The part of an RNA shown here (small-subunit ribosomal RNA, central domain) has 350 nucleotides and comes from a bacterium.
It matches the Rfam family "Bacterial small subunit ribosomal RNA".
The coordinates come from a structure-prediction model, not an experiment, and the mean pLDDT is 87.

Context: one part of a larger RNA
RNA sequence: UUGGGCGUAAAGCGUCUGUAGGCGGUUUAAAUAGUCAGGUGUUAAAUUUCAGAGCUCAACUUUGAAACCGCAUCUGAAACGUUUAGACUAGAGAUUGUCAGAGGCUGAUGGAACUCAUGAAGUAGGGGUGAAAUCCGUUGAUAUCAUGGGGAACACCAAAGGCGAAGGCAUUCAGCUGGAACAUAUCUGACGCUGAGAGACGAAAGCGUGGGCAUAAAAAAGGAUUAGAUACCCUUGUAUACCACGCCGUAAACGAUGGACACUAGAUAUUUGAAGUGUCGACCCUUCAAGUGUCGAAGCUAACGCGAUAAGUGUCCCGCCUGGGAAGUACGAGCGCAAGCUUAAAACUC
Numbered sequence: 001u002u003g004g005g006c007g008u009a010a011a012g013c014g015u016c017u018g019u020a021g022g023c024g025g026u027u028u029a030a031a032u033a034g035u036c037a038g039g040u041g042u043u044a045a046a047u048u049u050c051a052g053a054g055c056u057c058a059a060c061u062u063u064g065a066a067a068c069c070g071c072a073u074c075u076g077a078a079a080c081g082u083u084u085a086g087a088c089u090a091g092a093g094a095u096u097g098u099c100a101g102a103g104g105c106u107g108a109u110g111g112a113a114c115u116c117a118u119g120a121a122g123u124a125g126g127g128g129u130g131a132a133a134u135c136c137g138u139u140g141a142u143a144u145c146a147u148g149g150g151g152a153a154c155a156c157c158a159a160a161g162g163c164g165a166a167g168g169c170a171u172u173c174a175g176c177u178g179g180a181a182c183a184u185a186u187c188u189g190a191c192g193c194u195g196a197g198a199g200a201c202g203a204a205a206g207c208g209u210g211g212g213c214a215u216a217a218a219a220a221a222g223g224a225u226u227a228g229a230u231a232c233c234c235u236u237g238u239a240u241a242c243c244a245c246g247c248c249g250u251a252a253a254c255g256a257u258g259g260a261c262a263c264u265a266g267a268u269a270u271u272u273g274a275a276g277u278g279u280c281g282a283c284c285c286u287u288c289a290a291g292u293g294u295c296g297a298a299g300c301u302a303a304c305g306c307g308a309u310a311a312g313u314g315u316c317c318c319g320c321c322u323g324g325g326a327a328g329u330a331c332g333a334g335c336g337c338a339a340g341c342u343u344a345a346a347a348c349u350c
Base pairs, nucleotide, nucleotide: 004321005320006319007304008303012318014201015200016199017198021194022193023192025088026087027086028085029084030083031082032081034080035077036076037075038074039073040072041071042070048066049065050064051063052062053061054060091191092188093187094186095185096183097182098181103177104176105175106174107173108172110154114150115149116148117147118146119145120144125136126135162169163168206247207246208245209244210243211242215241216240220236221235222234223233258317259316260315261314262313263312266295267294268293269292270291271290272289273288274287275286276285299306300305323350324349325348332343333342334341335340
């Protein structure tokens, strides 16, 4: 390179926006460097293929014909593609009206629990464990009550539920703000899809500066256990988890499943919206649209399983894989305060 693949065997970038590029709806006319047809010229000989001939055969030699990725030029075709000009509305977008939601940011707010301080009342234990001990307590603990302070997290509702591109998001209220869905018409008129580079966001831990510190708790200390116990259990306990600003840029960042569009039996549950029948009204019922689940026909799959939310049937674009180890390492480069991250081999070995 060709071919084959990427849920679990190697392989989907963590996610989105978007540049170049690739691909792209219906229709009319024209042009035609893509495409197609024909003519002419060229494509040296040898080589190659076919049919013969000559060395006893073959290799080999030789005759004839064909072929020779193609290139140039001329004439023509106009379905497809492209270009130009015009039109359309089924894709896409906008307007209008509804509408659900832990979507985001900021400020305030509530109760339970915990902890600390003070006071009351009260006396000898409390705590902890498999059992203990370290530990706390007569300078009055634990248990009980009252008052005040503090920080973090939000029970029930709660769900196979909702929202978000992903990470993720939950007391309540207010302000600001992003996106989706449905319905009806109106408007723009292909404005679309994907997306190398690039940019933005990106759990937890970690880092810098300044705050905060109730509780939990790496490190650390002590008590146990044990042959030992740098652990599991217990008593303490710092960083940290919290806030503001800045960095880091990674995760089993998982649906281990890239995005878009079209098509292909059903059954059932649930969320949101709309329409209809019916009703005093609600529930229920029927239909449509958009989600979220379970089961399942065909089909696919090595099997497990997937199955209109496809891993089915197709088209377009991107990313990635090519035996195990060495190795996601070395070197180089970029980024970072650092930790390190990204890119990424080879020798050698099986």